[in-house]
RNA sequence: GCAGCAGGCUGUUCCAUCGUCCCGUACUGAGCGUAGCGAAGUCGGGAAGGAAAGUCCGGGCAACACAGAGCACCAUGCUUCCUAACGGGAAGAUAUCCGCGAGGGUAUUGAAGUGUAACAGAAAAUAACCGCCCUGAGCGUAGCCGAAGGGAAAGGGUGAAAAGGUGAGGUAAGAGCUCACCGGUUCCGGAGGCGACUCCGGAAGCCGUACACCAUAUGGGUUGAAAGACCAUGUAUACCGGCUCCAAGGGCUGCUCGUCCGAUGCCGGGGGGUAGGUCGUAUGAUCCCGACAGCAAUGCCGGGGCAAGAUAAAUGAUGGAAUUAUUACAGAACCCGGCUUACAGGCCGGCUGCAAAA
Repeated sequence: GCAGCAGGCUGUUCCAUCGUCCCGUACUGAGCGUAGCGAAGUCGGGAAGGAAAGUCCGGGCAACACAGAGCACCAUGCUUCCUAACGGGAAGAUAUCCGCGAGGGUAUUGAAGUGUAACAGAAAAUAACCGCCCUGAGCGUAGCCGAAGGGAAAGGGUGAAAAGGUGAGGUAAGAGCUCACCGGUUCCGGAGGCGACUCCGGAAGCCGUACACCAUAUGGGUUGAAAGACCAUGUAUACCGGCUCCAAGGGCUGCUCGUCCGAUGCCGGGGGGUAGGUCGUAUGAUCCCGACAGCAAUGCCGGGGCAAGAUAAAUGAUGGAAUUAUUACAGAACCCGGCUUACAGGCCGGCUGCAAAA
């Protein structure tokens, strides 16, 4: 220099004019009508992201539900650690695949049980198609013939996968059938490690693969800020009290009187609910800087900071200057931790391969 690998940071800034939302014990102040409230304006301050996104996982918070136990359903599944928690993260273990390499991907509970394995192939796991071996009916021809029966996984062929591999012994032919070595599995002992596990020695012929079901361990109550809590105008009104009419009607009665109840209307009280308002709602598992512990995730200590808050829902437009930068992806709606996805341009070190020079 070229080509790469894995990370981290950044994601414009300033000025002017016009405009939007919020805040102010700053100023002016329409209006209400004498208590301060307060329309509108001026001034000052604040106003999106690294993902605000998808709403996938975990939690806070809230309402409702809930004696206890089990089933079903869903998620997760190597080890240790981190964390409020997690299906997240850090550091590791083993196997396997990709890459020359730096590195990257995937998987990991189960000595139980069950099922399936396209195409091809005789057969996909109680293997016999060709070929091999044994017995051998039969044949006017006696063979390198051969019906039938049996043995056998060594050779061929098919396949993603064919019953551990090589060699020797053995045999009719063969076979872990036996033996040696190699690979794996399980068990025993020793060493190392917190652990997954690794290394060393020994024993046992124990020796197919993939997926699903199943089993097992752990976790999960439901909903979601339109959750939810509070205040509450006007109109109507359950209910209560008073007044008016005490007229109609009803009860007591055979009838009359009497007496009791009593609608409508008016006044007052008053519960629930509606409009509307306040809270929830931004000081929090918070952010920044530094020191310490740790490989790291992270923790802890000290110092400093307070940073949008709407409810039909705001952050925009134009011009100028700087810069690589009017060029990406993209717009908060209760909050926080993650994951995933999208992303122009710029910056920072680390590592790998190739080539060259000093």
Record summary:
This is a predicted structure of a 358-nucleotide RNA (Bacterial RNase P class A) from Bacteroidetes bacterium RBG_13_43_22. The coordinates come from a structure-prediction model, not an experiment, and the mean pLDDT is 77. The organism belongs to Bacteroidota, within Bacteria. It matches the Rfam family "Bacterial RNase P class A". The family's RNA type in Rfam is ribozyme.